[in-house]
RNA sequence: AAGGGUCAUGCGGGAGAGAUCGAUGCCGGAUGUGCAUCGGCGCCGACGGAGCAACCCCCCGGAAACUCUCAGGCAAAAGGACCGUAUGGCUGGA
Repeated sequence: AAGGGUCAUGCGGGAGAGAUCGAUGCCGGAUGUGCAUCGGCGCCGACGGAGCAACCCCCCGGAAACUCUCAGGCAAAAGGACCGUAUGGCUGGA
């Protein structure tokens, strides 16, 4: 010094589940469509959150893509664990 590890950012990929029902409002000449809020029933888990298993740990505790769905989500858009790649910081190192 490189490989490696980690953090941040950019780019690419990225699943699941009702384009559900009712009411109200907005846009609109009317119909229709769409959006927002509230309520109902039905669903999803890979943002977040919570719980624990193996395991780690003297204790206390920590702990998953498992479990639960509080929040969130259920056309598109947005978001999205995770993967790849680029740049930069830190680390690392004969």